[in-house]
Context: one part of a larger RNA
RNA sequence: UGACGGGGGCCCGCACAAGCGGUGGAGCAUGUGGUUUAAUUCGAAGCAACGCGCAGAACCUUACCCGGGCUUGACAUUACCGAGAACUCGCAGAGAUGGCUUGGUGCCCUUCGGGGAACUUGGUGACAGGUGCUGCAUGGCUGUCGUCAGCUCGUGUCGUGAGAUGUUGGGUUAAGUCCCGCAACGAGCGCAACCCUUGUCCUUAGUUGCCAGCAUUAAGUUGGGCACUCUAGAGAGACUGCCGGCGUUAAGCCGGAGGAAGGUGGAGAUGACGUCAAGUCCUCAUGGCCCUUACGCCCAGGGCUACACACGUGCUACAAUGGCCGGUACAAAGAGCAGCGAGACCGCGAGGUGGAGCGAAUCUCACAAACCCGGCCUCAGUUCAGAUUGCAGGCUGCAACUCGCCUGCAUGAAGGAGGAAUCGCUAGUAAUCGUAGAUCAGCAUGCUACGGUGAAUACGUUCCCGGGCCUUGUACA
Numbered sequence: 001u002g003a004c005g006g007g008g009g010c011c012c013g014c015a016c017a018a019g020c021g022g023u024g025g026a027g028c029a030u031g032u033g034g035u036u037u038a039a040u041u042c043g044a045a046g047c048a049a050c051g052c053g054c055a056g057a058a059c060c061u062u063a064c065c066c067g068g069g070c071u072u073g074a075c076a077u078u079a080c081c082g083a084g085a086a087c088u089c090g091c092a093g094a095g096a097u098g099g100c101u102u103g104g105u106g107c108c109c110u111u112c113g114g115g116g117a118a119c120u121u122g123g124u125g126a127c128a129g130g131u132g133c134u135g136c137a138u139g140g141c142u143g144u145c146g147u148c149a150g151c152u153c154g155u156g157u158c159g160u161g162a163g164a165u166g167u168u169g170g171g172u173u174a175a176g177u178c179c180c181g182c183a184a185c186g187a188g189c190g191c192a193a194c195c196c197u198u199g200u201c202c203u204u205a206g207u208u209g210c211c212a213g214c215a216u217u218a219a220g221u222u223g224g225g226c227a228c229u230c231u232a233g234a235g236a237g238a239c240u241g242c243c244g245g246c247g248u249u250a251a252g253c254c255g256g257a258g259g260a261a262g263g264u265g266g267a268g269a270u271g272a273c274g275u276c277a278a279g280u281c282c283u284c285a286u287g288g289c290c291c292u293u294a295c296g297c298c299c300a301g302g303g304c305u306a307c308a309c310a311c312g313u314g315c316u317a318c319a320a321u322g323g324c325c326g327g328u329a330c331a332a333a334g335a336g337c338a339g340c341g342a343g344a345c346c347g348c349g350a351g352g353u354g355g356a357g358c359g360a361a362u363c364u365c366a367c368a369a370a371c372c373c374g375g376c377c378u379c380a381g382u383u384c385a386g387a388u389u390g391c392a393g394g395c396u397g398c399a400a401c402u403c404g405c406c407u408g409c410a411u412g413a414a415g416g417a418g419g420a421a422u423c424g425c426u427a428g429u430a431a432u433c434g435u436a437g438a439u440c441a442g443c444a445u446g447c448u449a450c451g452g453u454g455a456a457u458a459c460g461u462u463c464c465c466g467g468g469c470c471u472u473g474u475a476c477a
Base pairs, nucleotide, nucleotide: 001477002476003474004473005472007471008470009469010468011467012466013465015461016460019425020424021423022422023421026316027315028314029313030312031311032310033309034307035306042053043052064302065301067299068298069297070296073127077126078125079124080123081122082121083120084119091098092097107116108115109114129291130290132289133288134287138285139284140280141279142278143276145274150189151188152187153186154185155184156165157164158163169180170179171178195268197266198265200236201235203233204232205231206230209226210225211224214223215222239262242256243255244254245253246252318418322377323376324375325374326373327372334365335364336363339358340357344353345352346351384415389410390409391408392407393406394405395404431453432452433451434450435449436448437447
């Protein structure tokens, strides 16, 4: 000087407390451990691994296993030797592949012998190739403490020196934020602001958007209009600016006015010096080591989907604030040409036939669902719950046996609110309800985004956890 303390002081955070909803019990989905296996490819390991890499394993992917094949190779550059392109047909084989057949030249130069360029192909040599090892050799990228308020430097001063001072102190703040003081005076990286979005107003513009008044229709459908909504450009607006109180006359704090918004308005992006030899050599790049008729490459099939079990994360429930049937409203944000696919018709349905319109403020996906109204059920393992299983179908795709999703009929398991323990959340939040997108032929209870309905509680900081500053002790570095 740090680190540490079941030392002290001050302060903060859904850290506790106050509340609401869960997990832990059930069934299923998914990841992991373990076990099994020819293989169940590999990585991730407290927080910060475990719906993680994987924004989507039937083949492919695919790295694994078994079998069949190749050896200048699936791919790149180049040297030498040789031959020729294209195009077409069937055969063998699981395919990779093998051999056969047809056709015969094109561009440039030409002394008609041939030479050259491009491309393809056979051989040979340099070389290719490796998701093989080392993340403890590395770059890059990322997680984490933590959006915590810290981390430093120059000059000066003090100290023999390591170092200190500044950065401590008194206030204050979300903040090393600002004020005052001070052997310090300044500065840098962080904080904040600048950026995007949302909340109010004004203005410009008025189609594909909108409809107050006028006319019109089944319908903003049409005439008309651009007021209003909306869209997207340009501006205004919030700064403790104003008033009162408190405060040291300061920084600031409390209350009030006006205002759409009030003290960082809400939300995002933004992550200091560093820590964990944290993660990644399976994105990529790369040193070293290793393989080179194989640890490389091609193909078919299998596996990654196994299943006495254990754990994590979720979905659906256990019902009446409910289930079922009928009727009936109101969104936002997205996506669409090898695409979205309307109306119509067929089917109980998944879906099919067909193809209008739309590269989309125009058309389509697309009926939002909880909500509300009426009816039935009457507390039961039930008209709860839907696992499992049987049969019959649909869709995608070369192909759904291993191993996809969906529909109809039948079947109708556990489950009566979950022990110890444990998680999230402070407001348009939790809870609950649907919608869309990426990936994607097909496949979501995952992920990401969107809106609808919409709470309870916070006395407080003694305690648990994490963190910041000062101080103290130390046999630790």
Overview
A computed fold for a 477-nucleotide part of an RNA from an uncultured prokaryote, annotated as small-subunit ribosomal RNA, 3' major domain. Its mean pLDDT, the model's own confidence on a scale to 100, is 85.